About this RNA:
This is a predicted structure of a 115-nucleotide RNA (FMN riboswitch aptamer (RFN element)) from candidate division Zixibacteria bacterium CG_4_9_14_3_um_filter_46_8. Taxonomically the source falls in Candidatus Zixiibacteriota (Bacteria, Pseudomonadati). It was read from a public genome assembly, where an Rfam model found it.
[in-house]
RNA sequence: AUCAACCUUCGGGGUGAGGUGAAAUUCCUUAACCGGCGGUGAAAGCCCGCGAGCGCAAGCUGAGCCAGUGAAAUUCUGACGCCGACGGCCAUAGUCCGGAUGGAAGAAGGUUGAA
Numbered sequence: 001a002u003c004a005a006c007c008u009u010c011g012g013g014g015u016g017a018g019g020u021g022a023a024a025u026u027c028c029u030u031a032a033c034c035g036g037c038g039g040u041g042a043a044a045g046c047c048c049g050c051g052a053g054c055g056c057a058a059g060c061u062g063a064g065c066c067a068g069u070g071a072a073a074u075u076c077u078g079a080c081g082c083c084g085a086c087g088g089c090c091a092u093a094g095u096c097c098g099g100a101u102g103g104a105a106g107a108a109g110g111u112u113g114a115a
Base pairs, nucleotide, nucleotide: 002114003113004112005111006110007109008108009107010106015031016030017029018028019027032095033094034084035083036050037049038048039047045082046081053060054059064080066078067077068076086098087097088096
């Protein structure tokens, strides 16, 4: 270094101003802000997969292109775009409240054993 078992800890972020209205952080106007985990010759919300969520089950489950640099980038730089579960009160939510002091992909460490 490898393999196995056991244990411990960690493991999700984000809205201002105004308008209408009986009622909207949800609609409209205008600016914002956020992005779990593993992989990928180079760093990813939108490339591949996983988790969460929905379902009796089978299964279902969002979104990106162009240019530049480079050996290599849908991951960096630039510009322009797009996406975002379920439930909720008297108005339609990625940002409010809630299930959740939960769960989980996984990450770190420790102990023991084997060869």